Description: The RNA shown here (Bacterial RNase P class A) has 292 nucleotides and comes from an uncultured Candidatus Marinamargulisbacteria bacterium. Rfam family: Bacterial RNase P class A. By type it is a ribozyme. The sequence was found by an Rfam model in a public genome assembly.
[in-house]
RNA sequence: UGGGCUGGUCAAGCCGUCGCUCCGCGCAAGCGGGGAGGAAAGUCCGGGCACCACAGGACAGCAUAGCGGGUAACGCCCGCCCACCUCUUGAGGUGAGGACUAGUGGAACAGAGACGAGUCGGUUAAAUCCGAGUGAAACGGCUAAACUCUAUGCGGUGCAAGCCCAAAUAGGCGGUAAGAAGCGGUCCGCUUCGUUAUGAAUCGCGGGUAGGGUGCUAGAGGUGGCCAGUAAUGGUCAUCCCAGAGAAAUGACGGUUAGUACAGAACCCGGCUUAUUCGACCAGCCCAAAAA
Numbered sequence: 001u002g003g004g005c006u007g008g009u010c011a012a013g014c015c016g017u018c019g020c021u022c023c024g025c026g027c028a029a030g031c032g033g034g035g036a037g038g039a040a041a042g043u044c045c046g047g048g049c050a051c052c053a054c055a056g057g058a059c060a061g062c063a064u065a066g067c068g069g070g071u072a073a074c075g076c077c078c079g080c081c082c083a084c085c086u087c088u089u090g091a092g093g094u095g096a097g098g099a100c101u102a103g104u105g106g107a108a109c110a111g112a113g114a115c116g117a118g119u120c121g122g123u124u125a126a127a128u129c130c131g132a133g134u135g136a137a138a139c140g141g142c143u144a145a146a147c148u149c150u151a152u153g154c155g156g157u158g159c160a161a162g163c164c165c166a167a168a169u170a171g172g173c174g175g176u177a178a179g180a181a182g183c184g185g186u187c188c189g190c191u192u193c194g195u196u197a198u199g200a201a202u203c204g205c206g207g208g209u210a211g212g213g214u215g216c217u218a219g220a221g222g223u224g225g226c227c228a229g230u231a232a233u234g235g236u237c238a239u240c241c242c243a244g245a246g247a248a249a250u251g252a253c254g255g256u257u258a259g260u261a262c263a264g265a266a267c268c269c270g271g272c273u274u275a276u277u278c279g280a281c282c283a284g285c286c287c288a289a290a291a292a
Base pairs, nucleotide, nucleotide: 001288002287003286004285005284006283007282008281009280010279012257013256014255015254016253017252018251020035021034022033023032024031025030037262041273042272044271045270046269047268048267049158050157051156052155056188057187058186059185061154062153063152064151065150066080067079068078069077070076081097082095083094084093085092098149099148103147104146105143106142115140120131121130122129162214163213164212165211172205173204174203175202176201179193180192181191182190221240222239223238224237225236226235227234228233
């Protein structure tokens, strides 16, 4: 200098006018400040939180699977080993990488013969020994992206959870006699209510009420420095507050620079996967050539 591999960042900028939503200040007019994403998506894993036993036992079912580490946790991440990728030239990529010393099953084509013991040629007292060729495998094994076994983990429902205030509970129909409901694949167990009632109890149907508050956004939080560690990550110090709506705000128009993709929060967080324009930049590594 050229080519490549891996990982990461950016996700239009500025100005003007008019709006929407939340917060603060103000008697008010108004003023000041915050206002979508790296995936807010798929809802596929993991956790927090809430209720039902502080969620308990057995079976069934599901998930995971080298070794070590990280983490709140994981099926995620990091490191190493092994196997594979015609042996990637290389950086690198992929991995469904426990067990066939329990049982059951499977093995196409080729081949004389394929999982059950035997068959072919030679040989031997004897499947006793040897054997080219076929094939993944020729008598001992292979196969668990075959059932299965082993180990570990997994209760259910999701903020329309749940809690509080207000309102409503008029009149009615039906079931339950020792059970009913929570409870959900099954059983046990637990809790609440009830047990002789004209059920006034409880469940179902139907009717009625259906407005507000809270949960709700300060968090496994962001940024920067230092320290420990190969790394993932952890510790510590400083600093910052950075959407909180509720049928749902986060927009419209104009100007300008210019080449603008996928796409819109709904309880929160960590991952994975998928979608993503013209491109720009950063870090590490590899190959080739040249020069010193």